[in-house]
Molecule: c-di-GMP-I riboswitch aptamer
Organism: Chloroflexota bacterium
RNA sequence: CUCCGAUAAAGGCAAACCCGCCGAAAGGCGGCGACGCAAAGUCACGGGUCUAACGCCGCAGGGCUAUGAUCGCCGGACUGCCGAA
Numbered sequence: 001c002u003c004c005g006a007u008a009a010a011g012g013c014a015a016a017c018c019c020g021c022c023g024a025a026a027g028g029c030g031g032c033g034a035c036g037c038a039a040a041g042u043c044a045c046g047g048g049u050c051u052a053a054c055g056c057c058g059c060a061g062g063g064c065u066a067u068g069a070u071c072g073c074c075g076g077a078c079u080g081c082c083g084a085a
Base pairs, nucleotide, nucleotide: 004083005082012037013036018031019030020029021028022027035072041078042077043076045075046074047073048070049069050068055064056063057062
């Protein structure tokens, strides 16, 4: 240095619920709170999933659709603490 990840050490992040705000929604932001996480740090690059405002179809109920969202769904890329086996 690389791989790897311990009943190690120092720490870190923060699910759901609830409250407030933004948003058509999915969801996001902040507060509370911890389900958990060795990248649960960053990136929408590939896939998956979610939503369907606009748009299209339909007599209607509705249906289709991402340019929207999700990195705590998976893969990939970049970066990072420690050092037992």